Predicted 3D model of a 125-nucleotide RNA (SAM riboswitch aptamer (S box leader)) from Aurantibacter aestuarii. Of the family's consensus pairs, 91% are formed in the model. Model confidence (mean pLDDT): 78 of 100.
């Protein structure tokens, strides 16, 4: 680095060195930052993906519990939020119809969904 599946509004910071950004990438908005950004280094602490142990079932291997010893990973804000969308539901401009509730079409907007990327993990070429 392809790929495939799972997850992604929860949780957890303090010291050292360093010195000016930084929040993946483009726009755009809004944050963090000399009361110290990134970054690297040490402890620590979350979480439980792979795992530990137990129980069932059991061909591989799959539920449930249960732990935090090992691999990784995270420890400002929802993956900071928005972008796409012939998806639903609700709301509006305006126009035709209609005797009127309405109805339908078009514009916007809001909330749910998808999607694209993206970050983690196990497996894979």
């Nucleotide at each position: 680095a392809u790929g495939u599946u799972a997850u992604c509004a929860a949780g957890a910071a303090a010291g050292g060195c360093u010195g000016a950004g930084g929040g993946a990438a483009u726009a755009g908005a809004c944050c963090c930052g000399g009361u110290g950004a990134a970054g690297c280094c040490u402890u620590a602490g979350c979480a439980a993906c792979c795992c530990u142990u137990u129980a069932c079932a059991c061909a591989u291997u799959g539920u449930a519990a249960u732990g935090a010893a090992g691999g990784u990973g995270c420890u400002a804000a929802a993956u900071u939020c928005u972008a796409c969308u012939u998806a639903a539901a609700c709301u509006u401009u305006u126009a035709u119809u209609c005797a009127u509730u309405a109805a339908u079409a078009c514009u916007g907007g809001u909330u749910u969904g998808g999607a694209u990327a993206g970050a983690u993990a196990a497996c894979u070429u």